Model confidence (mean pLDDT): 88 of 100. The part of an RNA shown here (large-subunit ribosomal RNA, domain IV) has 325 nucleotides and comes from Kryptoperidinium foliaceum. The full RNA is in RNAcentral, with records from ENA. Its Rfam family is "Bacterial large subunit ribosomal RNA". Its family is annotated with structural constituent of ribosome and ribosome in the Gene Ontology.
Context: one part of a larger RNA
RNA sequence: UCAUGGUUAAGGAACUAGGCAAAAUAGCCCUGUAACUUCGGGAGAAGGGGCUCCAACUUCGGUUGGACGCAGUGAAAAGACCCAGGCGACUGUUUAUCAAAAACACAUGGCUGUGCGAACGUGAAAGCGGAUGUAUACGGCCUGACACCUGCCCGGUGCUGGAAGGUUAAGGGGGGGAGUUAUCUUCGGAGAAGCUCUGAACUGAAGCCCCAGUAAACGGCGGCCGUAACUAUAACGGUCCUAAGGUAGCGAAAUUCCUUGUCGGGUAAGUUCCGACCUGCACGAAUGGCGUAACGAUGGGGGCGCUGUCUCCACCCGAGACUCA
Numbered sequence: 001u002c003a004u005g006g007u008u009a010a011g012g013a014a015c016u017a018g019g020c021a022a023a024a025u026a027g028c029c030c031u032g033u034a035a036c037u038u039c040g041g042g043a044g045a046a047g048g049g050g051c052u053c054c055a056a057c058u059u060c061g062g063u064u065g066g067a068c069g070c071a072g073u074g075a076a077a078a079g080a081c082c083c084a085g086g087c088g089a090c091u092g093u094u095u096a097u098c099a100a101a102a103a104c105a106c107a108u109g110g111c112u113g114u115g116c117g118a119a120c121g122u123g124a125a126a127g128c129g130g131a132u133g134u135a136u137a138c139g140g141c142c143u144g145a146c147a148c149c150u151g152c153c154c155g156g157u158g159c160u161g162g163a164a165g166g167u168u169a170a171g172g173g174g175g176g177g178a179g180u181u182a183u184c185u186u187c188g189g190a191g192a193a194g195c196u197c198u199g200a201a202c203u204g205a206a207g208c209c210c211c212a213g214u215a216a217a218c219g220g221c222g223g224c225c226g227u228a229a230c231u232a233u234a235a236c237g238g239u240c241c242u243a244a245g246g247u248a249g250c251g252a253a254a255u256u257c258c259u260u261g262u263c264g265g266g267u268a269a270g271u272u273c274c275g276a277c278c279u280g281c282a283c284g285a286a287u288g289g290c291g292u293a294a295c296g297a298u299g300g301g302g303g304c305g306c307u308g309u310c311u312c313c314a315c316c317c318g319a320g321a322c323u324c325a
Stems, first nucleotide, its partner, number of pairs: 001319002005316003010311002014309001019306001027051005036041001038145001052067006068072001081303003086298001087296002092104002109142006120129003146291001148289002151221003156218002158214005165209003171203002176198005183190002222240005249283001250280001261277005
């Protein structure tokens, strides 16, 4: 120095970003077990006691009495637990080789397309999948158990429907114009038919304009001023703008800049944590809102037990280096 190691007085997280690591718990039997709850759970909750040997009895499970040790699941192996909160309901899935999660999936809910040679996908096509299925089916998109709910806006964009009018391609149409020349001529020119070139009006679908519908489609959801018999505040009023001005619920939050907001709790002391307040820089309702038992190698906070994590280091077993031989 290393190690897959061992022990340690007193203290016991004072260590540290953080109890990381270690220690502790542990088996079987008996007892006992809270909040909460979807009545299944929570739960091995938590907590407490027993476990060896000998004798007698025995319904062969044990019971009673006695004995020993520091120690009886006598070695080894074998949950630590509790409290209150965030997120995600859950079991699952994932970055093969730095991320296992709050990400993905999920049952559930909704919108939408599709009538069958389905929509859709693949392919150059034939074909095949969808499906030997048929709207209680299949595809696409969103949401994400469950409980309670899911407000207002269709002006913009998208989608669906409409067909009166406007615009509008090729095509149809062919007024007119140009070239050529039979012919005529006053010799300047004019010019039929045909052929060639050009081409006006008019006609002409979808689309767009236009008119409606539609937000669990993409999305959006205000400002200023005044006002009550202390003060403060403003149920109330005025005004401007808008398609409409954020409803319920929640709120310094995985969201709060100012900010270590303020008050309360916990600590001797708390930028974290928990409970409130609401001044929401910049929450908000299936880009779901708010709760929630159970669950989690999930992130944050607190406690009991326990310990060399630490005060503060020491010793021991082992391996090497080194020194000497």